[in-house]
Context: one part of a larger RNA
C1' cells in the first nucleotide's frame, strides 16, 4: 500500500469552536491547467515475447516483428474538473414578530427535616441488631414543649416530560446572559459541509492557598460475626463532601452508535409553536413545522435486534480497528505541584 470494517466480536476522538487541508448549488461568457484526441521525437543496444534461421537436437549464437510504466513539442476539443467575469435563489446567513425552557453567571429570600446550645414538664431508660455488645443516660438522657445558632440539600409539582455541544441543570424573586423553535413578508447572494494540528469546555475522585463543616463519611478506632473477619452488620469518627481562587483532565464521559445532507410505507403517545373547523369562551377534533418516545413495512443484520430520531439506500470529511497475553505497560518526549495524565513499543509466550 490494496482490500475490509468500527452496536454488543478488534475498532466513533469525552465534547465543541474552529486555521491549514479535503469537499462543494442553478445559469452562462472567456481561458484550456487537469480531461480527451492527432501529428512529430525520444524512449541505446543487450535481455523478455512472437516469427525465421544456424551449431546432428537443446542450452547457446544471428535476422526479424513487437514491446516499452512514459516523457518532451505542437495542432484540436470544451462535457466534466479547475481558474477567472457576469447573474440566480433554492444551500447558509440576517431583519421582524411572538411563545416555552431544572441552558449559563450573579445578588437577595424562605420553608420542611437533621445535629448542636440554653430554658420548662418529667423519669428510667434510650439507641442498636438476625440475636447482641461496644455507646449515651440519674451529672437527669430518650420523649414533649418554647427560644436560639450553624450548615448543607431543596419533599409535593415531577412525567418513557423539559433544556443544554457534552460534561451536566430541579425552592423562590430580582439583574446579566448563550441557544433552540415558530409565523409571515422582506433583506444578503453560496457566505456552505468536515475538520489533521491549535483553542475552549469537560461528573466524581485527587491537589494547593484561603474560609467553612449540621449531615453523611474514605482512612482510622471499638463492638458482634467468624475457624480467622484487616470485610459485610453495630457504634464513634478525620480527610473529604459545602464556599472562594487555582491546578488536574479522566470515566460503563454510553445511544457502548461521530457530523452534515438528500431519498423511501404507516400506527400510535408526548413537549412547544402556527393554521383551520367548531364554539359565549375552553377543552375536545383536523392540518402543518420543531424536538422526544413506543410499534411496525420494505430493506439491513451472525443473530440479537435496528427501522425518517437507521445499525436502510448514496454522497462529503474526519477518527479508529487488524489474533490473545506481555500492555495502554516499559524507553524517550510533551503536559503536572504531585497523584499522574497523554503519546506509545519489543523481547518472550500461546
Nucleotide at each position: 500500500c490494496u482490500g475490509g470494517g468500527c452496536g454488543u466480536a478488534a475498532a466513533g476522538g469525552g465534547u465543541g469552536c474552529g486555521c491549514a487541508g479535503g469537499u462543494g448549488g442553478c445559469a452562462u461568457g472567456c481561458c484550456a491547467a487537469g480531461u480527451u484526441u492527432g501529428a512529430u521525437g525520444u524512449g541505446a543496444a543487450a535481455u523478455c515475447u512472437c516469427c525465421g534461421g544456424g551449431c546432428u537436437c537443446a542450452a547457446c549464437c544471428c535476422g526479424g516483428a513487437a514491446a516499452a510504466g512514459g516523457c518532451a513539442u505542437u495542432g484540436a476539443a470544451u462535457a466534466c474538473u479547475g481558474g477567472u467575469g457576469u447573474g440566480c435563489u433554492g444551500g447558509a446567513g440576517g431583519u421582524u414578530u411572538g411563545g416555552a425552557g431544572g441552558g449559563g453567571g450573579g445578588a437577595c429570600u424562605g420553608g420542611a427535616a437533621u445535629u448542636c446550645u440554653c430554658g420548662g414538664u418529667g423519669u428510667a431508660g434510650c439507641a442498636g441488631u438476625g440475636a447482641a455488645a461496644u455507646g449515651c443516660g440519674u451529672a437527669g438522657a430518650u420523649a414533649u414543649c418554647g427560644a436560639g445558632a450553624g450548615g448543607a440539600a431543596c419533599a409535593c409539582c415531577a412525567g418513557u416530560g423539559g433544556c443544554g455541544a457534552a460534561g451536566g441543570c430541579g425552592a423562590g424573586u430580582c439583574c446579566c446572559u448563550g441557544g433552540a423553535c415558530a409565523a409571515c413578508a422582506c433583506c444578503u447572494g453560496a457566505c456552505a459541509c468536515u475538520g489533521a494540528g491549535g483553542c475552549a469546555c469537560g461528573a466524581a475522585a485527587g491537589c494547593c492557598g484561603g474560609g467553612g463543616g449540621a449531615g453523611c463519611a474514605a482512612a482510622c478506632a471499638g463492638g458482634a460475626u467468624u475457624a480467622g473477619a484487616u470485610a459485610c452488620c453495630c457504634u464513634g469518627g478525620u480527610a473529604g463532601u459545602c464556599c472562594c481562587g487555582g491546578c488536574c483532565c479522566u470515566a460503563a464521559a454510553c445511544g457502548g452508535u461521530g457530523c452534515g445532507u438528500g431519498u423511501u410505507u404507516g400506527c400510535u403517545g408526548u413537549a412547544g409553536g402556527a393554521g383551520g373547523a367548531a364554539u359565549c369562551g375552553a377543552c375536545c377534533c383536523c392540518u402543518u413545522c420543531u424536538g422526544u418516545g413506543u410499534c411496525g413495512a420494505a430493506g439491513c443484520u451472525a443473530a440479537c435486534g435496528c427501522g425518517u430520531u437507521a445499525a436502510a439506500c448514496a454522497c462529503g470529511c474526519c477518527g479508529c480497528c487488524u489474533g490473545g497475553g506481555g500492555a495502554g505497560u516499559a524507553c524517550g518526549g510533551u503536559c503536572g505541584c504531585a497523584a499522574g495524565a497523554u503519546u506509545a513499543a519489543a523481547a518472550c509466550u500461546c
Molecule: small-subunit ribosomal RNA, central domain
Organism: uncultured bacterium